[in-house]
Molecule: RNase P RNA; transfer RNA
Organism: marine eukaryotic metagenome
RNA sequence: GCAGGGGAGCCGCUGCCGGGUGCUUCGGCGCUUCUGGUAGAGGAAAGUCGGGACUCCACGGGUCGCGCGCUGGGUAACGCCCAGUGGGGGUAACCUCAGGCAAGUGCCACAGAAACAAUACCGCCGUUCGCAAAGGUAGCCGUUCGCGGCCGCUGAACGGUAAGGGUGGAACGGUGGGGUAAGAGCCCACCAGUGCUGGCGGUGACGCCGGUAGCUCGGUAAACCCCGCGUGGAGCAAGGCCAAAUAGGGGAAUUUGGGGAGGCCCGCCCCAUUCCCGGGUAGGCCGCAUGAGGCGACGGGUAACCGCCGUCCCAGAUGCAUGGUUCCCACUCCGGUUCGCUGGAGCAACAGGAUCCCGCUUAUUCGC
RNA sequence: GCGAGAUAGCUCAGGCGGUCAGAGCGUCGGAUUCAUAACCCGGAGGUCGAGAGUUCGAGUCUCUCUCUCGC
Numbered sequence: 001g002c003a004g005g006g007g008a009g010c011c012g013c014u015g016c017c018g019g020g021u022g023c024u025u026c027g028g029c030g031c032u033u034c035u036g037g038u039a040g041a042g043g044a045a046a047g048u049c050g051g052g053a054c055u056c057c058a059c060g061g062g063u064c065g066c067g068c069g070c071u072g073g074g075u076a077a078c079g080c081c082c083a084g085u086g087g088g089g090g091u092a093a094c095c096u097c098a099g100g101c102a103a104g105u106g107c108c109a110c111a112g113a114a115a116c117a118a119u120a121c122c123g124c125c126g127u128u129c130g131c132a133a134a135g136g137u138a139g140c141c142g143u144u145c146g147c148g149g150c151c152g153c154u155g156a157a158c159g160g161u162a163a164g165g166g167u168g169g170a171a172c173g174g175u176g177g178g179g180u181a182a183g184a185g186c187c188c189a190c191c192a193g194u195g196c197u198g199g200c201g202g203u204g205a206c207g208c209c210g211g212u213a214g215c216u217c218g219g220u221a222a223a224c225c226c227c228g229c230g231u232g233g234a235g236c237a238a239g240g241c242c243a244a245a246u247a248g249g250g251g252a253a254u255u256u257g258g259g260g261a262g263g264c265c266c267g268c269c270c271c272a273u274u275c276c277c278g279g280g281u282a283g284g285c286c287g288c289a290u291g292a293g294g295c296g297a298c299g300g301g302u303a304a305c306c307g308c309c310g311u312c313c314c315a316g317a318u319g320c321a322u323g324g325u326u327c328c329c330a331c332u333c334c335g336g337u338u339c340g341c342u343g344g345a346g347c348a349a350c351a352g353g354a355u356c357c358c359g360c361u362u363a364u365u366c367g368c
Numbered sequence: 369g370c371g372a373g374a375u376a377g378c379u380c381a382g383g384c385g386g387u388c389a390g391a392g393c394g395u396c397g398g399a400u401u402c403a404u405a406a407c408c409c410g411g412a413g414g415u416c417g418a419g420a421g422u423u424c425g426a427g428u429c430u431c432u433c434u435c436u437c438g439c
Base pairs, nucleotide, nucleotide: 001368002367003365005329006328007327008326009325010324011323013040014039015038016037017036018035019034020031021030022029023028042350046361047360049359050358051357052356053355054235055234056233057232065231066230067229068228069227070084071083072082073081074080085098086097087096088095089094099226100225104224105223106220107219108218121165122164123161124160125159126158127157128156129155136153139150140149141148142147173191174190175189176188177187178186192216193215194213195212196211197210198209199208200207201206239286240285241284242283249277250276251275252274253273256272257271258270259269260268293312294311295310296309298307299306300305331346332345333344334343335342336341369439370438371437372436373435374434377393378392379391380390386424395411396410397409398408417433418432419431420430421429
């Protein structure tokens, strides 16, 4: 990476369609009282990681924030897939990485002179001073063998240098030559890289062949950031419909009843009663499976995928169903074989829908 | 369907990645006391939930997985 079996019987479970039966306001509802037919999990149904469909809310645009990042293509979209380019790894099959640090800023512990455009610990070299004293020492001369003398150093200050040493994960291109007091791209040849540029090939990333500039610029953006692209929020407990009891809310009662202020009536206020209306809760129904759908030809394309034709309808629960058993075929293993067949064994594991879809990731082995 | 977390036996810190793995309680040893507790002194105890990656370097940044808690 592939694959995760197919058919049939019996006993059960769930949904749907019938029959039967009970109730009925005749619209329907129930059947745990029965019965027939039919359908019934996965490659990951999982994690909820990425992207959508759908629904509601919001909506003038931008900024911020977040995500992605080689090129081309696919897709509804994606951080997914396909094909390619370049770097790295591997003998190979193959795997892996990917805008910009040459726009700016930050960071690079310890060590180290110095962690980025500045510096110099040891070392190397030059100049000056000193070589007087203390100590050490190569060589030469003399010698009374105790030592003395000459010369060059070990020293100090200033300067040059970045070849070499040392530190570090990383040290300012590499090798060789010239050059120099000593050195250095300081200069030259070759090699590596980069910038600019010409030609050719490619849709493009980029590749090949040249020219030119000594240009050599450290690492880090899964650091801030810059550039480009994308992005409104919440989620089926979205959302819609029907709608009980009780307690609130609103309205009506010309002639309902009681009470209040007032001398009384109308009117006003409060309470009760009756009727009506509305919101929400419990509960129920829809959303809910005809879909970016499955299968099979044909055509296009390297491929992902797309087009077209035909055909099929394939879970929809809500204490939550798909289990058990038997036979046959297929597959694998072992044995026998007259090579036609035949006997036996195994068929496991991970795991189970809950709005749906496309991916990714993770889990799993009787086997190939 | 969403959100938060995991660091010593327990409860928790850990800023912009570095020699920074810490605090309190607990535990062990010592000292004190007639003895115990308290007080005092000293020590041990951690693969920072697991595995990969980025980086010179990861408790910290990125991804995947596991577990726990909340709505």